Notes:
A computed fold for a 72-nucleotide RNA from Geranomyces variabilis, annotated as transfer RNA. It matches the Rfam family "tRNA". The family's RNA type in Rfam is transfer RNA. From the family's description: Transfer RNA (tRNA) molecules are approximately 80 nucleotides in length.
RNA sequence: CCCCGUGUAGCACAGUGGUAGUGCGUCUCCCUCGUAAGGAGAAGGCCGCGUGUUCGAUCCAUGCCGCGGGCA
Repeated sequence: CCCCGUGUAGCACAGUGGUAGUGCGUCUCCCUCGUAAGGAGAAGGCCGCGUGUUCGAUCCAUGCCGCGGGCA
């Protein structure tokens, strides 16, 4: 240089053209003499950055950036 994959909450990951969810973590409350465990609730994400297609894009196309892999 070329090719492929990947980028979604603090972390690990789902998701799929119709205003995004799970687990762990964080916070609050309940329970307890107290802690852990358990129960209930909440916060937290303009889905890497642009452009395009579409009535509508996290999803499709394309450029760039980051990460991982392959080839010689």